[in-house]
Context: one part of a larger RNA
RNA sequence: GUACUGUUAAGGAACUCGGCAAACUAACCCCGUAACUUAGGGAGAAGGGGUACCUAUGUAAAAGUAGGUCGCAGAGAAGAGUCCCAAGCAACUGUUUAACAAAAACACAGGUUUCUGCUAAAUCGAAAGAUGAAGUAUAGGAGCUGACGCCUGCCCAGUGCUGGAAGGUUAAGGGGAAAUGUUAGAGUAAUCGAAGCAUAGAACUAAAGCCCCAGUGAACGGCGGCCGUAACUAUAACGGUCCUAAGGUAGCGAAAUUCCUUGUCAGGUAAGUUCUGACCCGCACGAAAGGCGUAAUGAUUUGGGAGCUGUCUCGACAGUAUACUCG
Numbered sequence: 001g002u003a004c005u006g007u008u009a010a011g012g013a014a015c016u017c018g019g020c021a022a023a024c025u026a027a028c029c030c031c032g033u034a035a036c037u038u039a040g041g042g043a044g045a046a047g048g049g050g051u052a053c054c055u056a057u058g059u060a061a062a063a064g065u066a067g068g069u070c071g072c073a074g075a076g077a078a079g080a081g082u083c084c085c086a087a088g089c090a091a092c093u094g095u096u097u098a099a100c101a102a103a104a105a106c107a108c109a110g111g112u113u114u115c116u117g118c119u120a121a122a123u124c125g126a127a128a129g130a131u132g133a134a135g136u137a138u139a140g141g142a143g144c145u146g147a148c149g150c151c152u153g154c155c156c157a158g159u160g161c162u163g164g165a166a167g168g169u170u171a172a173g174g175g176g177a178a179a180u181g182u183u184a185g186a187g188u189a190a191u192c193g194a195a196g197c198a199u200a201g202a203a204c205u206a207a208a209g210c211c212c213c214a215g216u217g218a219a220c221g222g223c224g225g226c227c228g229u230a231a232c233u234a235u236a237a238c239g240g241u242c243c244u245a246a247g248g249u250a251g252c253g254a255a256a257u258u259c260c261u262u263g264u265c266a267g268g269u270a271a272g273u274u275c276u277g278a279c280c281c282g283c284a285c286g287a288a289a290g291g292c293g294u295a296a297u298g299a300u301u302u303g304g305g306a307g308c309u310g311u312c313u314c315g316a317c318a319g320u321a322u323a324c325u326c327g
Base pairs, nucleotide, nucleotide: 001322002321003320004319005318006317007316008315010313011312014311019308027051028050029049030048031047036041038147052069053068054067055066056065057064070074082306083305084304085303086302087301088300089298090297094106095105110145111144112143113142114141115140116139122131123130124129148293149292150291151290153223154222155221158220159219160216161215162214163213164212167211168210169209173205174204179199180198181197182196185192186191224242225241226240227239228238251285252282263279264278265277266276267275
């Protein structure tokens, strides 16, 4: 000098991205305990007090009661919750990137859609066969959402799915017309040419599908623009017009979403790009890729406070180990 451990006047977060780290708290008994709430919780809320020993009493033994004794200190050492307020997210317990991420991600009970009538659908396999299931629609598979509460708006034009069958289109197959080659024969010849064989193949017939007609959004998805208008101004309940399948409803909103932006106002601070409550011109929220609330829960994220402290003002001291010097 460094590391670890311990102590530290006065102050007490001034440190720092951030109270990171450390400190405070801690057992048992008694008192007492708010908002909110799904009435279970919240809750060990918070916040107070007590604790040894001796004698007597008391008791089954304790507890308790009365009197007394000692110390700075009686859970006498060790081990043993810091707490509160507000907000976001996720209901919860759980799961996860073995070795940089434990979370708001995954799962979840619940909701809903869809497929499946049993040799089920779905899945594995070349097949046999197997899972599903020694189950049977209160069952099984798949998708989305994700407790609970209040709810879940409009659009079927496009894409998908389901249903329909009049018409259009349409394969193989069936069908077999015309035609061609060949030649008995006819003809002076050119040429014609039966039957057979061969080539060739028209009409007609002919399914699903597609076109077509409907339905369907907790299917994939989508949910406008311009102009004018009220007796201050401003704004526009109102009107006009264009386009669309329909033009964003309820609720929420500078938000885990807001670029401009440290928006504006209010609160908290002496001072607040963060935080909370509002406002709403939502660059670019929005209703099961769910919307908005929500008690409880969380090694979650954010802001504030009390206590506490060497985090700091600002250092110091001690112990241990090591470096270093000598041997």

Large-subunit ribosomal RNA, domain IV from a Clostridia bacterium, 327 nucleotides, folded computationally. It matches the Rfam family "Bacterial large subunit ribosomal RNA". RNAcentral holds the full RNA, with entries from ENA. Lineage of the source: Bacteria > Bacillati > Bacillota > Clostridia. The prediction has a mean pLDDT of 88.